[in-house]
RNA sequence: CGGGGCAUAGUACAGAGGUAGUAUACACGCUUCGGGUGCGUGAGACCCCGGUUCGAUUCCGGGUGCCCCGA
Numbered sequence: 001c002g003g004g005g006c007a008u009a010g011u012a013c014a015g016a017g018g019u020a021g022u023a024u025a026c027a028c029g030c031u032u033c034g035g036g037u038g039c040g041u042g043a044g045a046c047c048c049c050g051g052u053u054c055g056a057u058u059c060c061g062g063g064u065g066c067c068c069c070g071a
Base pairs, nucleotide, nucleotide: 001070002069003068004067005066006065007064010024011023012022013021018054026042027041028040029039030038047063048062049061050060051059
């Protein structure tokens, strides 16, 4: 320098146009003599800027960061 992939909750991942979900962690409650386990409830996230669309986490363009390949 060129090509490709990835970016979603504290962590690990789904979701690929309309409701953002799972596990774990966290808070509270129930259970227990207490703790753990188990059950229930709750808070918590779409990397940034534009475009397309009635509507964008999703599609398109650019940027940023990380990873891989080539030179």
Predicted 3D model of a 71-nucleotide RNA (transfer RNA) from a Minisyncoccia bacterium. Rfam family: tRNA.